[in-house]
C1' cells in the first nucleotide's frame, strides 16, 4: 500500500466488486485435553412446580413441648427494623433524561462526634374465649388482656413561630448489671431533591407553534425554589442559529474499525435513568406514588356450590410459543457482601462454586530419530521414466496431554471448605486413545488426468460450461490454516466515494436566464485605549474498570493485579496583546458627488417617407399562366400571365453595414421631434471605507401559448387538394385558418450558450479594430504614448485532453448557487403559482455493471481531393431463344456415394464410374481377419484335373520335395492355432501439419534508433515533382534499415565465335523418272553451349540547374522490347481428415473383408459452362500449296493387299533430328446451289456393321444406308479482349483395354477501338465526420403482441397514531357539609374539641360519540415505468444517415 472491472488499444471522470480488522453470532463438514471469558439480539408473548426477604422471646401478653423443675425450646398475634437495598428488563423517553461545569431555596432512617435528658399518668385493640356467616378466599357480634402499640400532663439554654409582648413542642423501656435502647438539638459522613451554562439523531413534500401559554402581585401547596396550583392584572412567550409536527431512539464510561480526523455501536462490567400484566391513584415511610404491598378499572388465565374469589417470572432454574440462534427445574452460604438480633445465630438463586455449549481467546497433544530395493498401491507418462516419498514398513527411542494407582495444598487471624475424585506431586503399561476443513482462471498462494458437452452446474467480480474446461463432477498431486476449517449476516477500512485534515462545476454530474437588494458573510490605511475570541502558566474537576507505559503473580500465554501515564474536555485564575472582532480619534489609493466635453440600432411616445408584396378600377393584348426532378392541383376566352396608369391597405425597412456598437440579460437597424436610463475621458475640487456578495424577497425576461377588444399586405402550424412511395397521416406543389401586428393583462420558460456566476489584485507580447485624451510630424489621410470597450495569433502557467492564455480555464483571496454511476425521472404523490396550457419545488420501489469525456489506430460514409485497372466509355465476338453435351440443384430411389456453394462452387476432386475403380444399395460369406509385426506345430514353394455353386467358397485329385550349413540348426513361402493386435473413403477441416484458392503483381508491410506525446500512438511512411511502382528527385526531427517493387532465371526477338549428326546443302563432282539418295563441304537453314546487345547511353525541348517526361538520331530491338516462373505483413475459423500425415472420439462375428449384381448414367424442372446451327464473308465437289510442338516396344505401326467405310490383313522400319502415328486445316483455282427451314442446319429414330473388352442390356466409341427435329441470329440482363491480342482454322499430348464438344499444349490466317475518366464496379494515398470495432451484411428508436417484476391512480373498504368538541366519571386526594357514630383530651358530667363513616362539589383513569389530520394494508378497473427469446411494423438518430441535428 493496493486490485479487478467501461475500450481493438488510449488517458480520464464515475460507480461496482475483491483482499483487512471486528462480532453476545447463526449455518455445513470436522472434533483430543486444559485454563479464563460469555451465552434470548425474536414475543416488554404467556407461564406449571420450587425457591429468590426476613428477623428480633434482650419490647409484649398467651400457648404448646421437654424438663435435671433451674430452665431450655418452638411458635400464631400485638410491637421494631427490614422489605425503598440486592435481582431483572429497555417498553417508553429526543427530556435537564444523560454527559460535562457550576448554583442555591432544602430532606435525611440506620453511622460518626458533641452537648442535655430520659418525670408523672390514662385509655384501648389483636391474640385468646363463646356464638355465629360463608364452597371458598374470608370474617361478623359480644368478652377479657400485655408492650419500647396509642394518649395527655409536667420539663425544655439550645430548636421552631412572632406583630417582639409572647407563644408552642421530648421520650420507653428491656435484661444475663453494663450494656442494648428512647427524646431533644448542633455539626459530619454518606445517600437523595431542585436549577442553570454547554453538547447530545433524521425530515422542511411539517412554517409558524403556545392561553396557565409568557410575565406580575396576592394566597395556597412542597422538604424545598417555582404558574407547582387558583384569583387578579398586563399581552406577553418561542421560531429559518428550524418553533411545531412526524419517525426514529435508554443515555454514558466504553467496544469495532481507521495513521489520524472521523465512522459505526451502546451485550457481558460500570455510573445514571425508566419500567414491573395495561391504565389511573394514593396509603404507610427518613426514603416509593413501592418488580415478589394495597385501592380501582381493563385484558387474560385458574377455581367455584355461580352467590363469589385469587393471580401477576422483564428475579433463578424450567415450561410452551416466536425464531436462524442462546445453558441446570445443579451444590453451598466455606469465602465476599446484605437484612434483622447484644449474641449465638437466622435468611440471602445477591454471591461463591458446578453442570451444559470448539461461542471466543490463550496454552499442549496428536510422537521423535533413524530408514533407498526410492517397496507395493494410487496417479500422470513422449511408456524411457515421473510422482505421491524418508512418507511408509522395518529398527531404535520417549510418555507431554488423556487412562490407571496412590498422595495431596493454598483459598481460613480462633471455628467453619459448596468447590474437591481440586491444583499440584509419585508411580505403572504401551506408539499407545488423540486431524480435520477450505481452496488450485485472473484478482489470490496452489495444475494434471478422467466424466459431462450452454446439460448438469459453478460465480465475490470479471466470467466458466455448446466434445480436447487448469474455472462444473470426480481422482491424484499441490497450497492455506489448524481443534478447527469454510459459508451466510453485520460495522468501519480501503472508499480522497460528502473532501475540516481531503473533491469538484467550458465539453466528464455540476454556475441559478438577468439584474437590484433585507438578512448574514467577507472588508482600505495610520493611531490610541480596552482584553470578548487568540496564545501561554497555575489550581479544581475530568469516578472505578478499560486502551497505554513500567514492574509483580499463575511452569508461559489468555487472565489477575501494583504503580505511573493518558482521559486531547468543561470551570476559576494570572499573564500577553500582534491579528480578528468591539470603542474612541484620524486619512485618500476603494466608492461616491459635482463641474467640462464625447460616442452609440440604450429605453418610451408622437409624427412621417420611400422601395416592394398583394388587392381593386381603367387602358393596352391574346392564349395560356403558374409551378417541378417530372408532373398535377390551381389560376385563364365571364380575357389570365405580361405591361402602362391611378387607388387602398397592411407588415417590414435594401445599399450604408463592419468577429462595428449600445444595453444586466432577453434585446436593438427608415427619417424627425420631445421624455429618459447608463457609459466613457480629462482636469480640480468635495464626502471620508460610505465597499463586495448576497440565502429568502422584488422586478425584468425570445418564441410560442391565453385572455379581451381592434387589425390582417405577405408569410403561415391545422386542414384540403396534388404529386412522390410498397405505404407517405412527411420532405415537393398549389391553396389555406388560427397566429404573426396594435392596446390592456396573464404565462416565466429556451442549446435563455462563452454550455464559462459576481466583484478584487497581480502575472512575456505582437497584430488589428471602435470611442476619448495627450504628445511629434505634416497640413489632410502618418508616427508614438495612454485609456474604456471589442477581435486574432501566442510566454510562462494550468488542463484528462481537447484548449485557455491581462476579455484566463493562470496565481491571489471573497461572498452566492450547484454536482456526487446509469436508467426509472426532472416523474409519481403533496405543498406553492396559473384562466388554462403547464411551470416550480422534487422522490421512492424496481433494474444494470456499466454509462459517460477527450484523444488514437483503422473501418465505413447516398463526405471532399488526387490517382489506378478491359472499370466505364469506343470497338470486335459472344452468352441468355433452339438441339445436344457437361456439372449442379430440386425431385425420385434399396442406392443415385462424398466433397466443392457469391466473386473466389457448378467440362471443379474427376488426366476420362460397362465389371474393376466404387467409397453407396441389395443378396452371399468371414472372424487374428484382404495387409504389417511376433510366437507355436504342420508342410518345399508351387502345380494339374473335375464336382457343386452367381461367385466368393467347399469338396476331390495328379505332379513335385527344392536353396544354405560348422548337420545342432537357418531362410523365403503356404496352412492350422493361441492372443497381443489388424482394419475403417466412420466424425470432426471450428483440435491440426501440407498444400492450394482470393484480396492482388494490388504497391503496400513494418523494423532499430531518435524526436514528440502522460498515453494509446505519431514521426519516418505526410508535403511539392514524377514513376508501372514506398520507382527516383527534392523539402523535411528524422537517420538508417528489412520483407515486398525492379534486376539476378527460362522463352521469344538480331549479330557473333565454337561444334556438325540423325539435321543443312551454296559451290565441286556421283546417281536416279524423282528426293541430301551418295562423295564432299561447314557457307546458309537449323540444332546448343558461350558471348555481344539497350544504359534514358547521345541531340533538342519542358522542368527548379533534380528525378523525370516529350520529340529525334542511331538500332534488329527504345525508353519495363514481347511472354513465363516468381504472389510481402496480412484478411475469409476460406477449401481439403475422400491425396497424404495426424490429436481427440467412435466401431471390432463390423462402421472391419470377400464376392456377384445394381446403382454412382434416374427425370414433370431450374441454373453454370461448352458444341453445333440458323447460312452465299456460306454448303458441295474436283484439284493444288504452306507449320509448330508433342508421343511410341504390352508401343508407334509404313508399303502392299481386301472393304463404300469404320476397319481387316500384313509385317518393313523405329528405344527415335534416321522409322511411324501425319493426309494439317482455314487458304488458292475450278464449278456447283440463289436465299428457300433450303444442295443449310444436323437431333432424332429404323437397319445393318466395324473396333476394344470375361462382357457393350442397364451404360461405350466409330461406320454405312434410310429418317431429317428445333433453330431463319436471340427479352430483361450478361461475359471475354487493347496486338501477333480478339476473332477464326486445324495439330498433338495426358489420362487411357476401349471410351472428350473437356483439359493442357501447338502452330497457321489475321482486325477493330480507346475522345476521355461524368457515371457503375474494384483497388491505392491524403483528408473530413462517426454513437461503428463481430468494423454500414454495423449500430439503433418506437408502437404493438406475450411473460414476470416493482409502483402511481382509484368507487372505496379494513387497521394504527392523532387533534379539537361533548358526554361519561370507578378509586383515590382535596374542599365543604351535625346525616350517623365516637375510648384518651376537656366540662357545670350534659357536652365540647377532635375523629371516623356518609352526603356533596373539583380534578381524573378506563369508555362513548361527533368531526377532522395523518400512517399502514387492500380493492374492481386503470396508467406510465422495467426486464425477457429468435416476435410483428417500419427506419426516427449515428456519414451530408440520404430532409443536418439538436432545445
Nucleotide at each position: 500500500a493496493g486490485a479487478g472491472u467501461u475500450u481493438g488499444a488510449u488517458c480520464c471522470u464515475g460507480g461496482c466488486u475483491c483482499a483487512g480488522a471486528a462480532u453476545g453470532a447463526a449455518c455445513g463438514c470436522u472434533g483430543g485435553c486444559g485454563g479464563c471469558a460469555u451465552g434470548c439480539c425474536u414475543a416488554a408473548c404467556a407461564c406449571a412446580u420450587g425457591c429468590a426477604a426476613g428477623u428480633c422471646g434482650a419490647a409484649c401478653g398467651a400457648g404448646a413441648u421437654c424438663u435435671u423443675c433451674g430452665g431450655a425450646u418452638c411458635u400464631a398475634g400485638u410491637g421494631g427494623c427490614g422489605c425503598a437495598c440486592g435481582g431483572g428488563u429497555g417498553a417508553g423517553u429526543a427530556a435537564c433524561g444523560c454527559g460535562u461545569g457550576g448554583g442555591a431555596a432544602c430532606c435525611u432512617a440506620c453511622c460518626u462526634u458533641u452537648u442535655a435528658g430520659u418525670a408523672c399518668g390514662g385509655g384501648a385493640c389483636a391474640a385468646c374465649g363463646u356464638u355465629u356467616g360463608g364452597a371458598a378466599a374470608c370474617g361478623a357480634a359480644c368478652g377479657c388482656u400485655a408492650a419500647u402499640a396509642c394518649c395527655g400532663u409536667a420539663u425544655a439554654c439550645g430548636c421552631c413561630c412572632u406583630c417582639c409582648g409572647g407563644g408552642g413542642g421530648a421520650a420507653a423501656g428491656g435484661c444475663u448489671u453494663g450494656c442494648c435502647g428512647c427524646u431533644a438539638a448542633a455539626a459530619g459522613a454518606g445517600g437523595g431533591g431542585c436549577c442553570c451554562g454547554c453538547g447530545u439523531c433524521u425530515g422542511a413534500u411539517u412554517a409558524g407553534c403556545u392561553u396557565g401559554u409568557u410575565g406580575g402581585u396576592a394566597a395556597g401547596g412542597u422538604a424545598a425554589u417555582g404558574g407547582c396550583u387558583u384569583a387578579c392584572c398586563a399581552a406577553g412567550g418561542c421560531u429559518u442559529c428550524g418553533a411545531u409536527c412526524a419517525g426514529u431512539a435508554g443515555c454514558u464510561g466504553g467496544u469495532c474499525u481507521g495513521a489520524g480526523a472521523g465512522g459505526a455501536u451502546g451485550a457481558u462490567c460500570a455510573g445514571c435513568c425508566a419500567c414491573a400484566c395495561u391504565g389511573g391513584g394514593a396509603c404507610u415511610g427518613g426514603g416509593a406514588c413501592a418488580c415478589g404491598g394495597c385501592c380501582c378499572a381493563g385484558a387474560c388465565u385458574c377455581c367455584u356450590a355461580c352467590g363469589g374469589g385469587a393471580g401477576g417470572c422483564a428475579g433463578c432454574a424450567g415450561u410452551g410459543g416466536g425464531g436462524a440462534a442462546u445453558a441446570u427445574u445443579g451444590g453451598a452460604c466455606a469465602a465476599u457482601g446484605g437484612a434483622g438480633g447484644c449474641a449465638a445465630c437466622u435468611c440471602u438463586g445477591a454471591u461463591c462454586c458446578a453442570g451444559c455449549a470448539a461461542u471466543g481467546c490463550c496454552g499442549c497433544g496428536u510422537g521423535u530419530g533413524u530408514g533407498a530395493u526410492g517397496a507395493a498401491g494410487g496417479c500422470c507418462u513422449u511408456a524411457g521414466g515421473g510422482u505421491u516419498g524418508u512418507a511408509a514398513a522395518g529398527c531404535a527411542c520417549u510418555u507431554u496431554c488423556a487412562a490407571c494407582g496412590g498422595u495431596g495444598a493454598a483459598g481460613a487471624u480462633g471455628a467453619u471448605g459448596a468447590c474437591g475424585g481440586u491444583a499440584g506431586c509419585c508411580g505403572u503399561a504401551g506408539a499407545a486413545g488423540a486431524a480435520g476443513c477450505c481452496c488450485c482462471g485472473g484478482c489470490u498462494a496452489a495444475c494434471u488426468u478422467c466424466g459431462u458437452g450452454c446439460c448438469a452446474g459453478c460465480a465475490g467480480c470479471c466470467g466458466c460450461g455448446g466434445u480436447a474446461a487448469u474455472a462444473c463432477g470426480a481422482a491424484g498431486g499441490g497450497g492455506g490454516c489448524g481443534a478447527g476449517c469454510g459459508u451466510u449476516a453485520u460495522u468501519c477500512g480501503g472508499a480522497a466515494u460528502u473532501a475540516u485534515u481531503g473533491g469538484g462545476c467550458g465539453u466528464a454530474a455540476a454556475g441559478g436566464g438577468c439584474u437590484c437588494g433585507c438578512a448574514g458573510g467577507c472588508u482600505g490605511c495610520u493611531u490610541g485605549a480596552a482584553c470578548a475570541g487568540u496564545u501561554a502558566g497555575a489550581c479544581g474537576u475530568g469516578a472505578a474498570a478499560u486502551c497505554c507505559c513500567c514492574g509483580g503473580g499463575c511452569u508461559c500465554a489468555a487472565c489477575c493485579u501494583g504503580g505511573g501515564a493518558a482521559c486531547u474536555g468543561c470551570g476559576u485564575u494570572u499573564a500577553a496583546u500582534a491579528c480578528u472582532a468591539g470603542c474612541a480619534a484620524g486619512c485618500u489609493a476603494g466608492a461616491g458627488u459635482a463641474a467640462u466635453a464625447g460616442a452609440g440600432a440604450g429605453g418610451a411616445a408622437a409624427g412621417u417617407g420611400g422601395a416592394a408584396c398583394u388587392c381593386c378600377c381603367a387602358g393596352u393584348g391574346u392564349a395560356g399562366a403558374g409551378g417541378u426532378g417530372a408532373a398535377a392541383u390551381u389560376c385563364g376566352u365571364a380575357g389570365a400571365u405580361a405591361u402602362u396608369g391611378g387607388g387602398a391597405a397592411g407588415a417590414a425597412c435594401a445599399c450604408c453595414a463592419g468577429u462595428g456598437g449600445c444595453g444586466a440579460a432577453a434585446g436593438c437597424g427608415g427619417c424627425u421631434u420631445u421624455c429618459u436610463g447608463g457609459c466613457u475621458a480629462u482636469u480640480u475640487a468635495c464626502u471620508g471605507a460610505c465597499g463586495c456578495u448576497g440565502a429568502g424577497g422584488a422586478g425584468c425576461g425570445a418564441a410560442a401559448g391565453c385572455g379581451u377588444g381592434g387589425g390582417g399586405a405577405g408569410c403561415a402550424a391545422a386542414c384540403a387538394g396534388g404529386a412522390u412511395u410498397a405505404g407517405a397521416u412527411a420532405c415537393c406543389c398549389u391553396g389555406g385558418u388560427a397566429g404573426u401586428c396594435c392596446a390592456c393583462g396573464c404565462c416565466g420558460u429556451a442549446a435563455a450558450c462563452g454550455a464559462u456566476g459576481u466583484g478584487u489584485a497581480c502575472u512575456a507580447g505582437c497584430c488589428g479594430u471602435u470611442g476619448g485624451g495627450g504628445g511629434g510630424a505634416u497640413u489632410u489621410a502618418c508616427c508614438c504614448c495612454u485609456u474604456a470597450g471589442u477581435g486574432g495569433c501566442g510566454a510562462a502557467g494550468c488542463u484528462a485532453a481537447c484548449g485557455c492564455g491581462u476579455u484566463a480555464a493562470g496565481u491571489u483571496a471573497u461572498c452566492c448557487g450547484c454536482c456526487u454511476g446509469g436508467g426509472g425521472a426532472g416523474u409519481a404523490c403533496g405543498g406553492c403559482c396559473g384562466c388554462a396550457a403547464g411551470g416550480u419545488u422534487a422522490a421512492a420501489a424496481c433494474u444494470c455493471a456499466a454509462a459517460g469525456g477527450a484523444a488514437u489506430u483503422g473501418a465505413c460514409g447516398g463526405g471532399g481531393a488526387c490517382c489506378c485497372g478491359c472499370a466505364c466509355a469506343a470497338g470486335c465476338g459472344g452468352u441468355g431463344g433452339a438441339g445436344c453435351a457437361u456439372g449442379u440443384g430440386g425431385u425420385u430411389u434399396a442406392a443415385u456415394u462424398c466433397g466443392a456453394u457469391g466473386c473466389a462452387a457448378c467440362g471443379c476432386g474427376a488426366a476420362g464410374a460397362a465389371c474393376c475403380u466404387u467409397a453407396c444399395c441389395u443378396g452371399g460369406u468371414c472372424u487374428u481377419g484382404a495387409c504389417a509385426u511376433c510366437c507355436u506345430g504342420a508342410g518345399a514353394a508351387c502345380u494339374u484335373u473335375c464336382u457343386a455353386g452367381a461367385a466368393a467358397u467347399a469338396g476331390a485329385u495328379u505332379g513335385g520335395u527344392g536353396c544354405c550349413u560348422u548337420c545342432g540348426g537357418g531362410a523365403a513361402c503356404u496352412c492350422a492355432g493361441u492372443g497381443a493386435c489388424a482394419g475403417g473413403u466412420g466424425c470432426u477441416g471450428c483440435a491440426u501439419g501440407g498444400c492450394u484458392g482470393u484480396c492482388g503483381u494490388c504497391a503496400g508491410c513494418u523494423c532499430g534508433u531518435g524526436u514528440c506525446g502522460u498515453g494509446a500512438g505519431a514521426u519516418g511512411u505526410u508535403g511539392g515533382g514524377u514513376u508501372a511502382a514506398g520507382u527516383c528527385c527534392c523539402g523535411c526531427a528524422g537517420c538508417g534499415a528489412g520483407c515486398g517493387c525492379a534486376a539476378c532465371c527460362c522463352c521469344u526477338a538480331u549479330c557473333c565465335u565454337u561444334a556438325u549428326u540423325u539435321g543443312c546443302c551454296a559451290g565441286c563432282a556421283c546417281a536416279u523418272c524423282a528426293u541430301g539418295g551418295u562423295g564432299g563441304g561447314a557457307a546458309c537453314u537449323a540444332u546448343a553451349a558461350g558471348g555481344a546487345g539497350a544504359c534514358u547511353g547521345c541531340c533538342g525541348g519542358u522542368g527548379a540547374u533534380a528525378a523525370a517526361c516529350c520529340g529525334g538520331a542511331g538500332g534488329a530491338a527504345g525508353g519495363c522490347g514481347g511472354g513465363g516462373a516468381c504472389g510481402a505483413c496480412g484478411u475469409c475459423a476460406a477449401g481439403u481428415c475422400a491425396u497424404c500425415a495426424u490429436g481427440g472420439c467412435c466401431c471390432u462375428u463390423a462402421c472391419g473383408a470377400c464376392c456377384a449384381g445394381g446403382g454412382c448414367u434416374a427425370c414433370a424442372c431450374a441454373c453454370g459452362u461448352g458444341c453445333u446451327a440458323c447460312a452465299a464473308u456460306g454448303g458441295g465437289a474436283a484439284g493444288g500449296a504452306c507449320a509448330a510442338a508433342g508421343a511410341g516396344c504390352c508401343g508407334c505401326g509404313a508399303a502392299g493387299c481386301c472393304g463404300c467405310g469404320a476397319g481387316g490383313u500384313g509385317u518393313a522400319g523405329c528405344u527415335a533430328a534416321u522409322c511411324u502415328c501425319a493426309g494439317a486445316a482455314a487458304c488458292c483455282u475450278u464449278u456447283u446451289c440463289g436465299u428457300a427451314g433450303u444442295c443449310c442446319g444436323g437431333a432424332u429414330u429404323g437397319g445393318a456393321g466395324u473396333c476394344u473388352g470375361c462382357a457393350a442390356c442397364u451404360c461405350g466409341a466409330c461406320u454405312c444406308c434410310a429418317u431429317g427435329a428445333a433453330g431463319u441470329c436471340g427479352g430483361a440482363a450478361u461475359c471475354g479482349c487493347u496486338a501477333g491480342u480478339a476473332a477464326u482454322c486445324g495439330u498433338a499430348g495426358a489420362u487411357c483395354a476401349g471410351a472428350a464438344u473437356g483439359c493442357u499444349a501447338c502452330g497457321g490466317u489475321g482486325a477493330a477501338u480507346a475522345c476521355g475518366u461524368u457515371c457503375c464496379c474494384g483497388g491505392g494515398u491524403c483528408u473530413u465526420g462517426u454513437a461503428c470495432a463481430c468494423a454500414c451484411c454495423g449500430c439503433c428508436c418506437g408502437u404493438c403482441a406475450u411473460a414476470c417484476c416493482a409502483u402511481g391512480g382509484g368507487a372505496g373498504u379494513g387497521g394504527g397514531u392523532u387533534g379539537c368538541a361533548c358526554c361519561a366519571g370507578a378509586a383515590g386526594u382535596g374542599g365543604c357539609u351535625a346525616g350517623u357514630c365516637u375510648a384518651a383530651c376537656u366540662u357545670u358530667a350534659u357536652u365540647g374539641a377532635g375523629g371516623a363513616c356518609g352526603g356533596u362539589c373539583a380534578c381524573c383513569a378506563c369508555g362513548g360519540u361527533g368531526u377532522g389530520a395523518u400512517u399502514c394494508a387492500u380493492g374492481a378497473c386503470u396508467g406510465g415505468g422495467g426486464u425477457a427469446a429468435a416476435g410483428u411494423c417500419g427506419u426516427a438518430a449515428c456519414a451530408a444517415g440520404g430532409u443536418a441535428a439538436c432545445c